[in-house]
RNA sequence: GGCGACAUAGUCAAAUGGUAAGACAAAGGAUUGCAAAUCCUUCACUUCCCGGUUCGAAUCCGGGUGUCGCCU
Numbered sequence: 001g002g003c004g005a006c007a008u009a010g011u012c013a014a015a016u017g018g019u020a021a022g023a024c025a026a027a028g029g030a031u032u033g034c035a036a037a038u039c040c041u042u043c044a045c046u047u048c049c050c051g052g053u054u055c056g057a058a059u060c061c062g063g064g065u066g067u068c069g070c071c072u
Stems, first nucleotide, its partner, number of pairs: 001071007010024003018055001026042005048064005
């Protein structure tokens, strides 16, 4: 220098155009003599950034940033 993949919560990780799942962690509560365990509830309203398409975009398109891989 060329090509490709990826970017979603504190962490991991689903969602192929129609209100963004789940697990762990965290916070509050129930339970308990005190704890642990267990159970219930809460936790994304700019899905890396900018723009476009669409009635509607995490998803499709263009550009940018970052990470990883391959080729030279």